[in-house]
A computed fold for a 148-nucleotide RNA from Evansella vedderi, annotated as FMN riboswitch aptamer (RFN element).

RNA sequence: CCGAACCUUCGGGGCAGGGUGAAAUUCCCAACCGGCGGUGAUGAAGUUAUAUUUAACUUCUAAGCCCGUGACCCGGCACUCAUAGAGUGACGGUGGAUCUGGUGUGAAACCAGGGCCGACAGUAUAGUCUGGAUGGGAGAAGGGGACA
Numbered sequence: 001c002c003g004a005a006c007c008u009u010c011g012g013g014g015c016a017g018g019g020u021g022a023a024a025u026u027c028c029c030a031a032c033c034g035g036c037g038g039u040g041a042u043g044a045a046g047u048u049a050u051a052u053u054u055a056a057c058u059u060c061u062a063a064g065c066c067c068g069u070g071a072c073c074c075g076g077c078a079c080u081c082a083u084a085g086a087g088u089g090a091c092g093g094u095g096g097a098u099c100u101g102g103u104g105u106g107a108a109a110c111c112a113g114g115g116c117c118g119a120c121a122g123u124a125u126a127g128u129c130u131g132g133a134u135g136g137g138a139g140a141a142g143g144g145g146a147c148a
Stems, first nucleotide, its partner, number of pairs: 006143005017029003031128002033118002035069004043060007064116002073093003077089005098114005120131003
């Protein structure tokens, strides 16, 4: 220098206004929201070389619908409680949505426009209310320093 175990903290947003109705933040018109990691033709700053234009590199930043992933749901297995079953753990399964035009060598990412998507339970049919949840969590930051 690298960095295992372990510890601490953090870790999700949103129906304005109106219509119908006995009743709807659930239907209808309209409104609003976008977890985490990666990629990246984004933007900014810096360094070096070149020499006034470019190249290379570094840092920060950049996608709801491109690749993954988490919450939810299902399954067998292991363990525990105790046996109708319940809980925990790792693993496996399931798991939504993008087109058109522009620029350009090149667009899934840039610019413009249009479109689309969103677990389960409850309830007048819910991405937005209430609940499981003072839970879990992808991960982020900091500490820590084993082995080689």
About this RNA: The sequence was found by an Rfam model in a public genome assembly.